[in-house]
RNA sequence: AUCCGACAAGGGCAAACUUACUGAAAAGUAAGGGCGCAAAACUAUGGGUCUAAGGGUUUUACCUAUGAUUGCCAAGUUGCCGAA
Numbered sequence: 001a002u003c004c005g006a007c008a009a010g011g012g013c014a015a016a017c018u019u020a021c022u023g024a025a026a027a028g029u030a031a032g033g034g035c036g037c038a039a040a041a042c043u044a045u046g047g048g049u050c051u052a053a054g055g056g057u058u059u060u061a062c063c064u065a066u067g068a069u070u071g072c073c074a075a076g077u078u079g080c081c082g083a084a
Stems, first nucleotide, its partner, number of pairs: 004082002012037002017032006035071001041077003045074003048069003054064004
C1' cells in the first nucleotide's frame, strides 16, 4: 500500500413513523425518531424501480420522463480506523 472488516477506539449518517413546508405526483427539505449502514460520502453514467403534470392513443382506461430514487444493483471519484 492492496485485499479484508473486531460484540475494538473515537466520531459520522439516519429507515419506518409523526409534524411543518415545497411539489401534479413520485418524492424532497427541516425538526423529532432510530431500522439499519464502512462508503447509508459524492455523481442519475448503464440497468432496474416509482410517479405521469404535459403530450399521445383505440379515452371507465392505457402508453410516455424531460420528474424522482445512489438506503435497488453496477460504474466512476473521494475517504476514517486497523484486530485476525